[in-house]
RNA sequence: CGAGCAGGCCAGACGAUCGCGGGCUUCGGCCUGAGGAAAGUCCGAGCUGCACAGGGCAGGACGCUGGGUAACGCCCAGUGGGGGCGACCCCGAGGAUAGCGCCACAGAGAGCAAACCGCCGGCUUUUGCCGGUAAGGGUGAAACGGUGGUGUAAGAGACCACCAGGGACCAGGUGACUGGUUCGCUUGGCAAACCCCGUCCGCAGCAAGAUCGAAUAGGGGAAGGUUGAGGCGGCCCGCUGACUUCCCGGGUAGAUCGCAUGAGCCGGAGGGCAACUUCCGGCCACAGAGAAAUGAUCGUCCUCGACAGAACUCGGCUUACGGCCUGCUCGCACA
Numbered sequence: 001c002g003a004g005c006a007g008g009c010c011a012g013a014c015g016a017u018c019g020c021g022g023g024c025u026u027c028g029g030c031c032u033g034a035g036g037a038a039a040g041u042c043c044g045a046g047c048u049g050c051a052c053a054g055g056g057c058a059g060g061a062c063g064c065u066g067g068g069u070a071a072c073g074c075c076c077a078g079u080g081g082g083g084g085c086g087a088c089c090c091c092g093a094g095g096a097u098a099g100c101g102c103c104a105c106a107g108a109g110a111g112c113a114a115a116c117c118g119c120c121g122g123c124u125u126u127u128g129c130c131g132g133u134a135a136g137g138g139u140g141a142a143a144c145g146g147u148g149g150u151g152u153a154a155g156a157g158a159c160c161a162c163c164a165g166g167g168a169c170c171a172g173g174u175g176a177c178u179g180g181u182u183c184g185c186u187u188g189g190c191a192a193a194c195c196c197c198g199u200c201c202g203c204a205g206c207a208a209g210a211u212c213g214a215a216u217a218g219g220g221g222a223a224g225g226u227u228g229a230g231g232c233g234g235c236c237c238g239c240u241g242a243c244u245u246c247c248c249g250g251g252u253a254g255a256u257c258g259c260a261u262g263a264g265c266c267g268g269a270g271g272g273c274a275a276c277u278u279c280c281g282g283c284c285a286c287a288g289a290g291a292a293a294u295g296a297u298c299g300u301c302c303u304c305g306a307c308a309g310a311a312c313u314c315g316g317c318u319u320a321c322g323g324c325c326u327g328c329u330c331g332c333a334c335a
Base pairs, nucleotide, nucleotide: 001331002330003329004328005327006326007325008324009323010322012301013300014299015298016297017296018295020033021032022031023030024029035307039318040317042316043315044314045313046312047205048204049203050202059201060200061199062198063197064078065077066076067075068074079093080091081090082089083088094196095195099194101190102189103188116137117136118133119132120131121130122129123128145163146162147161148160149159150158164186165185166183167182168181169180170179171178172177209257210256211255212254219248220247221246222245223244224243230240231239232238264283265282266281267280268279269278270277271276302305
């Protein structure tokens, strides 16, 4: 210098004027006002209402080990596997002797396996028939451990050496797992198919929900009335019920709360590889409406400014995006 890997930080700065939301006010003003993602609404919680004896079915999510956390599908540290020369990165990573299935095409044969060609033996007239054989050819994503040798009629873990896998034992580790010894034990794959096992999950969501509550209209009750106007009716009974007074409760408009003090932020000390956590001290600067605020103009300066705008609140993930810094890796060149 070029290419790359990992981590961290910033998000134009300052001033003036005018304007907008919120709070306070001595009514003069003063203070304060978006983000790292406020986004997607994909997970997990708090909170609220409803449901609920206990348990189960159905349904859904998750799935190596250990830890962290309020919780998680998140994070940290590992194991195993995969990728990269490397820094480093990625992984839906339980179970196939519980069951039920599937393995297209090709191929003789795709699962308590198979003889198409070939090889070997026997019979036979060339043809061919019977038997043995999975070493060789051929097909396929995959052909029942691989390579070499011994052996054999030809072959075969039949036997041997090495390699790969599996079982048992021993050792290390909390564990996933790793290492060693030994036993020829070597009978495929698929569960983001059904399914089985384990863990977790009641449902809805701040337009949740709570409190107060008019006007107008309406509802319920009591009393009154020539123990009742009027209506139904020929009359009685019965039904209905105007009017007056008083009482009661529900809903709507609206108002208030929920609603910003919170699994909070900052600093120090301790524990831990880390995620994280414990203790001590300090702080309230960390927006908050209900049509919905956060803008405009000017001045100075610079490296001339990307993606983007809160609506109950947190913890994550994912996506969008400009710039700066640090450490590391590989390559080239020079000293």
A computed fold for a 335-nucleotide RNA from Sulfobacillus sp., annotated as Bacterial RNase P class A. Rfam family: Bacterial RNase P class A. Rfam classes the family as a ribozyme. Rfam describes the family as follows. Ribonuclease P (RNase P) is a ubiquitous endoribonuclease, found in archaea, bacteria and eukarya as well as chloroplasts and mitochondria. Its mean pLDDT, the model's own confidence on a scale to 100, is 75. The sequence is in RNAcentral, with records from ENA. It is recorded under the gene name rnpB. The source organism's lineage runs through Bacteria, Bacillota, Clostridia, Eubacteriales and Sulfobacillus.